RNA sequence: CCAGGAGGCCGGGCAGCCGCGGGUAUGCAAAUACGCGAGGAAAGUCCGGGCUCCACGAAGCAAGGGUGGCGGGUAACGCCCGCCCGGGGCAACCCGAGGGACAGUGCCACAGAGAGUAUACCGCCGAUGGAGGCUAAACCUCACAGGCAAGGGUGAAAGGGUGCGGUAAAAGCGCACCGGGGGCCUGGUGACAGGUCCCGCCAUGGCAAACCCCACCCGGAGCAAGGCCGAAUAGGGACCCCGCGCCGGAAACGGCAGGAGCGCUUCGCUUCCGAGGAGGUCCGGGUUGGCUGCUGGAACCGUCUGGCAACAGGCGGUCUAGAUGAAUGGCUGCCACCCUCCGCAAGGGGGGAACAGAACCCGGCUUACAGGCCUCCUGGCACC
Repeated sequence: CCAGGAGGCCGGGCAGCCGCGGGUAUGCAAAUACGCGAGGAAAGUCCGGGCUCCACGAAGCAAGGGUGGCGGGUAACGCCCGCCCGGGGCAACCCGAGGGACAGUGCCACAGAGAGUAUACCGCCGAUGGAGGCUAAACCUCACAGGCAAGGGUGAAAGGGUGCGGUAAAAGCGCACCGGGGGCCUGGUGACAGGUCCCGCCAUGGCAAACCCCACCCGGAGCAAGGCCGAAUAGGGACCCCGCGCCGGAAACGGCAGGAGCGCUUCGCUUCCGAGGAGGUCCGGGUUGGCUGCUGGAACCGUCUGGCAACAGGCGGUCUAGAUGAAUGGCUGCCACCCUCCGCAAGGGGGGAACAGAACCCGGCUUACAGGCCUCCUGGCACC
């Protein structure tokens, strides 16, 4: 210098003026002064918690959902760190839903002869038996009985791989090496690794992001949670007041009518007077609204200690949005960055600057992002 890998950071700066939302101080108030005011993702709302209310005696079982190599971290997690195994890359490094396929069920499309009690299309052989060439033997031919699965072909997948031997041709049929299964030993907390002995190897093919089995985890709803205050109007309830069927009577009362209760009904007995009122007093609930929850917290910064690390602990310092038809902005100047034009140059003119925007709060994951910076590592080339 070229090509690549891993990790981290920034997301314009300064000044002036005007404005917006909170806070503190002064002030009766108006106002004034000071100080604070978006993000790395505030996003998606996908996981995990805090907090609040509801349900619930505890435990177990069942259902449903989730997680899934091992060890650790954490409040917890499906997150993070370290390691193991498998795959990719020359390497740095990257990727993996990574438990179980003799518990059972199911599926394996198309192609292909055969896809699960393996199979025989092309092919190879035809030693043996058969037929023929001569009578016989030897030999040859045929490919009928039959043997084989090496080679070809199909497929995602066809019952270990390479080589030698062997055979008529073949085949773990035999042997060596590699791979695999089982036992034992050693190392490791463990996943697992190494060694050794035995086994001829489908030891029961693959698929569990098919049902299923195993182990572990999980109550529900969410700040529109929840709590407090609560005007007018409308509506509800209690009590008081007015009023309270018709006829006779001044009234008391009597008769008739009505409601309710007992009674199966008729009837009878007992008991009550109904409807209404834009009258008063009081009570409780709700709507609009206001206050609260609300921002100091698994917080942030610096440093030290322990740990490979994730992380944990100690010490010191800081206070860092709290809106609700929802503030966090605009203008000017200078500087910095990018593009473009003019100019030999110094310089000058014009334009641009991403993704996005709190809404109870945290820990993660995922997704979006103009432009730029830093560190470490790998391979190659050149030079000293």
Overview: This is a predicted structure of a 384-nucleotide RNA (Bacterial RNase P class A) from Citromicrobium sp. JLT1363. Of the family's consensus pairs, 94% are formed in the model. Its mean pLDDT, the model's own confidence on a scale to 100, is 77.